[in-house]
RNA sequence: CCGUGGUCAAGCUAAACCUGCCGUGAGCCGGGGGCUGAAAAUCACGGGUCUUGGCGGCUGUAAAAACCAAGAUGGCCGGGUUGCCACU
Numbered sequence: 001c002c003g004u005g006g007u008c009a010a011g012c013u014a015a016a017c018c019u020g021c022c023g024u025g026a027g028c029c030g031g032g033g034g035c036u037g038a039a040a041a042u043c044a045c046g047g048g049u050c051u052u053g054g055c056g057g058c059u060g061u062a063a064a065a066a067c068c069a070a071g072a073u074g075g076c077c078g079g080g081u082u083g084c085c086a087c088u
């Protein structure tokens, strides 16, 4: 350096829920909590899903699908980059 793993060792993470704050919202962040994860570290590049608005449709001046734009999600999938230990 590559590969395969998570047995040893040292660690990391932090689901649901409760709570505080921010946001129209999806959801972010902080505290408690502990479900998980071998990259659940990081990045919205491709896809998916979700939110908001538009368009559309209807005539019931209600919707839904489709399409467009902006956003969210990295613990949805793929991909890029980086990392601990073992085999050694």
Base pairs, nucleotide, nucleotide: 003087004086005085006084012037017032018031019030020029022027035075041081042080043079045078046077047076048073049072050071051070052069053068054067

The prediction has a mean pLDDT of 82. The RNA shown here (c-di-GMP-I riboswitch aptamer) has 88 nucleotides and comes from a Methylococcaceae bacterium. Its Rfam family is "c-di-GMP-I riboswitch aptamer". From the family's description: GEMM was predicted in a large-scale screen for bacterial structured RNA regulatory elements.